[in-house]
RNA sequence: GGUUCAUUAGCUCAGUCGGUAGAGCACUUGACUUUUAAUCAAGGGGCCUGGGGUUCGAACCCCCAAUGAGCCA
Numbered sequence: 001g002g003u004u005c006a007u008u009a010g011c012u013c014a015g016u017c018g019g020u021a022g023a024g025c026a027c028u029u030g031a032c033u034u035u036u037a038a039u040c041a042a043g044g045g046g047c048c049u050g051g052g053g054u055u056c057g058a059a060c061c062c063c064c065a066a067u068g069a070g071c072c073a
Base pairs, nucleotide, nucleotide: 001072002071003070004069005068006067007066010025011024012023013022019056027043028042029041030040031039049065050064051063052062053061
């Protein structure tokens, strides 16, 4: 220098064919327990890496950029 993949909640990851974003763990509260843990119930937390475009409508399609990883040179 070229190319491919990834970027979504505190963490690890889903999210089909474009239609108001989910799970597990963690966290908070309550129940249970002598206490802790475990278990059960409820709850909070993300405008989806940034910008632009297409569209009635974009996490998803297109372009540019950023960060990380791999491959080629």
The prediction has a mean pLDDT of 80. The RNA shown here (transfer RNA) has 73 nucleotides and comes from a Clostridiales bacterium. It was read from a public genome assembly.